[in-house]
RNA sequence: GGGGCAUUAGCUCAGCGGUAGAGCACCUGCUUUGCAAGCAGGGGGUCGGGGGUUCGAGACCCCUAUGCUCCA
Repeated sequence: GGGGCAUUAGCUCAGCGGUAGAGCACCUGCUUUGCAAGCAGGGGGUCGGGGGUUCGAGACCCCUAUGCUCCA
């Protein structure tokens, strides 16, 4: 220098172009002598960044950043 993959909640990851979700974690309550576990409820998101296409983009297109990997 070139190719591929990844980037979404604190973490690990889902997400047919049509309201952004799950598990764990966190908070509150129930339960317990207390803790843990369990049960019920709740909060938390510029979807890495910029632009384009579209009535509508996390998703499609272009550029760019970071990480991993392959080739030279």